[in-house]
RNA sequence: CCCGAAAAAGGCACCUCCGCCGAAAGGCGGACGACGCAAAGCCACGGGUCUACAGGAGGGCGACCUCCCACGACAGCCGGGCUGCCGAGG
Numbered sequence: 001c002c003c004g005a006a007a008a009a010g011g012c013a014c015c016u017c018c019g020c021c022g023a024a025a026g027g028c029g030g031a032c033g034a035c036g037c038a039a040a041g042c043c044a045c046g047g048g049u050c051u052a053c054a055g056g057a058g059g060g061c062g063a064c065c066u067c068c069c070a071c072g073a074c075a076g077c078c079g080g081g082c083u084g085c086c087g088a089g090g
Stems, first nucleotide, its partner, number of pairs: 002090001003087002011037002016031006035076001041082003045079003048074003055068005
């Protein structure tokens, strides 16, 4: 450096519940810890996915409805970048 053990010490946390933020997707904090994870630590750079307040288009007398749209979100979708615990074996 690669690799990731029927190892050890630890770590994270799906779901659920409570509080808060958000239009939503979703996020933050707490409890739990069973889905799972060797980067499930960090970064939206490429792809992807989700959402659609605002904006645009169309329809409706109207309340409103449909479609488009990221500048929003996901790092536990994939790739990429940065950092890093342990050490059986090669």

A computed fold for a 90-nucleotide RNA from Coriobacteriaceae bacterium EMTCatB1, annotated as c-di-GMP-I-GGC riboswitch aptamer. The coordinates come from a structure-prediction model, not an experiment, and the mean pLDDT is 85. Of the family's consensus pairs, 91% are formed in the model. The organism belongs to Coriobacteriaceae, within Bacteria.